[in-house]
Overview: Predicted 3D model of a 97-nucleotide RNA (Bacterial small signal recognition particle RNA) from an uncultured Granulosicoccaceae bacterium. Its Rfam family is "Bacterial small signal recognition particle RNA". Rfam classes the family as a non-coding RNA gene.

RNA sequence: UGCCGGUCCUCUCGCGGCGAUAGGUCGUAAACCCCGCCAGGCCCGGAAGGGAGCAACGGUAGCGACUGACUCGGGCGCCGGGAUGUGGCUGGUGCGG
Numbered sequence: 001u002g003c004c005g006g007u008c009c010u011c012u013c014g015c016g017g018c019g020a021u022a023g024g025u026c027g028u029a030a031a032c033c034c035c036g037c038c039a040g041g042c043c044c045g046g047a048a049g050g051g052a053g054c055a056a057c058g059g060u061a062g063c064g065a066c067u068g069a070c071u072c073g074g075g076c077g078c079c080g081g082g083a084u085g086u087g088g089c090u091g092g093u094g095c096g097g
Stems, first nucleotide, its partner, number of pairs: 001094008009085001010083005015077002018073003023067006034059003042051003
């Protein structure tokens, strides 16, 4: 001084893991008053019939638990692939002095 490697750093992809979310299941649920259907009772009516509507019942927003992605994310990884360099450390080797 040239060449070929290993490893670290940097970037990237994959995989894994973690977290979050959509969704799902179950429960609860309008003491801040949501929806449906509204027994009884109430109101209107001479009647037929009509009206508002509490409870019960059935639901919804919401809330809780579990589950959870093929979605999203990272100060994650004794994991795998790739890229890059006048870089750090390091091994081998050629040539010259």